Predicted 3D model of a 496-nucleotide part of an RNA (large-subunit ribosomal RNA, domain I) from uncultured Methyloprofundus sp. It matches the Rfam family "Bacterial large subunit ribosomal RNA". Its family is annotated with ribosome and structural constituent of ribosome in the Gene Ontology.
Context: one part of a larger RNA
RNA sequence: CGCAUACGGUGGAUGCCUAGGCGAUAAGAGGCGAAGAAGGACGUUGUAGGAUGCGAUAAGCCGCGGGGAGUUUUCAAACAAACUUUGAUCCGCGGAUUUCCGAAUGGGGGAAACCCAGCGGGCACAAGCCCAUUAUCCUGACCUGAAUACAUAGGGUCAGAGAAGCGAACCGGGAGAACUGAAACAUCUAAGUACCCCGAGGAAAAGAAAUCAAACGAGAUUCCCUAAGUAGCGGCGAGCGAACGGGGAUUAGCCGAGCAUUUUGCGAUAGUGGAAGCGUCUGGAAAGUCGCGCCAUAGAGGGUGAUAGUCCCGUACACGAAAUCAAAAAAUGACGUAUUAAGUAGGACGGCGCACGUGAAACGUUGUCUGAAGAUGGGGGGACCAUCCUCCAAGGCUAAAUACUCCUUAUCGACCGAUAGUGAACUAGUACCGUGAGGGAAAGGCGAAAAGAACCCCGGAGAGGGGAGUGAAAUAGAUCCUGAAACCGUAUGCGU
Numbered sequence: 001c002g003c004a005u006a007c008g009g010u011g012g013a014u015g016c017c018u019a020g021g022c023g024a025u026a027a028g029a030g031g032c033g034a035a036g037a038a039g040g041a042c043g044u045u046g047u048a049g050g051a052u053g054c055g056a057u058a059a060g061c062c063g064c065g066g067g068g069a070g071u072u073u074u075c076a077a078a079c080a081a082a083c084u085u086u087g088a089u090c091c092g093c094g095g096a097u098u099u100c101c102g103a104a105u106g107g108g109g110g111a112a113a114c115c116c117a118g119c120g121g122g123c124a125c126a127a128g129c130c131c132a133u134u135a136u137c138c139u140g141a142c143c144u145g146a147a148u149a150c151a152u153a154g155g156g157u158c159a160g161a162g163a164a165g166c167g168a169a170c171c172g173g174g175a176g177a178a179c180u181g182a183a184a185c186a187u188c189u190a191a192g193u194a195c196c197c198c199g200a201g202g203a204a205a206a207g208a209a210a211u212c213a214a215a216c217g218a219g220a221u222u223c224c225c226u227a228a229g230u231a232g233c234g235g236c237g238a239g240c241g242a243a244c245g246g247g248g249a250u251u252a253g254c255c256g257a258g259c260a261u262u263u264u265g266c267g268a269u270a271g272u273g274g275a276a277g278c279g280u281c282u283g284g285a286a287a288g289u290c291g292c293g294c295c296a297u298a299g300a301g302g303g304u305g306a307u308a309g310u311c312c313c314g315u316a317c318a319c320g321a322a323a324u325c326a327a328a329a330a331a332u333g334a335c336g337u338a339u340u341a342a343g344u345a346g347g348a349c350g351g352c353g354c355a356c357g358u359g360a361a362a363c364g365u366u367g368u369c370u371g372a373a374g375a376u377g378g379g380g381g382g383a384c385c386a387u388c389c390u391c392c393a394a395g396g397c398u399a400a401a402u403a404c405u406c407c408u409u410a411u412c413g414a415c416c417g418a419u420a421g422u423g424a425a426c427u428a429g430u431a432c433c434g435u436g437a438g439g440g441a442a443a444g445g446c447g448a449a450a451a452g453a454a455c456c457c458c459g460g461a462g463a464g465g466g467g468a469g470u471g472a473a474a475u476a477g478a479u480c481c482u483g484a485a486a487c488c489g490u491a492u493g494c495g496u
Stems, first nucleotide, its partner, number of pairs: 001495009015481001016445002020416002022413007029405002031166002039101003042055003046079002049075003061095006070083003106116003117134002120131004136163002138160007170201001171199004181188001185235001211218002222249005232240002253397003259333006267325003271319003277292003281288001293310002295299001301313003346370008356382001377392005432439002452480001455467004
């Protein structure tokens, strides 16, 4: 040095577990904000720091309910000091307080949490301190008031729970790419997608025919299935792609469908009651074994020293609100209810939208220029004309069926189980990196219970270890369940 066997070290795979995720279903909710939000800074507990809560009344204050024995949040023990059956802590509802920054709004700020003011009031001789108020726009009222006589513009004062800012997706509108595909590329496609902006609601939008149809008729809108990858469009390439009709969901019509009060019951936000088991054996421990019972509108689930209907929490079932909220019904009250649409329809040119790329291109829309009729009228029926049929534009409103889920509650999973599942099971958008926009981890498990090893010995008043003790187990000893492999040793045997 090699091989073999045994025993170790290192390491943290595997198994088991779950405190966290992921995806659904059913309901709810669908907003918050100048009455100062979202998000933060700084404070705040008897004791340093992080988290949570709260705001100088600062892990809290008050009221009303619930509840009934311990409590003073957590990492995280200890000490100290307190509260509590005269009902604390805790849970629900309502209220009070709520520093500073932030739309941030008295003014300023290219260092947010800071600096500096005016007017009024209070304390005060004064210095100073405290309280309140002071942005802009809009709307309304009033007072003023030019050129310019009346006026108007303008200016001023007062009032307004008016606006602003934030928020995951869904919705309407404005504006609008490229990669890509066409096996290149220019029309085309991707796609009216991404991105940006504006606006709104719990949904939005659309909506009661100047609609379709076809010689029969239908009867607002929206969504789904179909018609149908059809008719078409298309460098007739790549591709794009209807409608009529049929079947369903939901139905509602109209010219404000709403408002206030009272009553009624249902529900939400705390809760309450809630059946029935003992013994034997093994074991550290019984829920396991064996024996004999019991309950069940409850044998869902979780916990308890192994696997419990009957031990605990629950579950089926039954019940409950002083306060706040939500929708519904009934009654009462006050209010409201338009009157037919001209620079329009149509035309020309240039565009756009319609599945439809200018085409034979209707229809809708409109930047420029034009420009009717008046129900004895007008629009449409895919160039256009006639006949016929059908409808009535140029005012407006409208629930449901539909879309979505930042969020709440309940339940579920041939979803994951710590290199998985969220980036994050743990101090996680943390540590760390970057001037910045931004990027972004690793890291779970002793034991049933800390019973977390008193005391002794070696040692540096160490680290670490050996005894002793606890425990079922300590090769479960805190680098702690299991403990694979690589890698490194010790012992023995054999070989060289």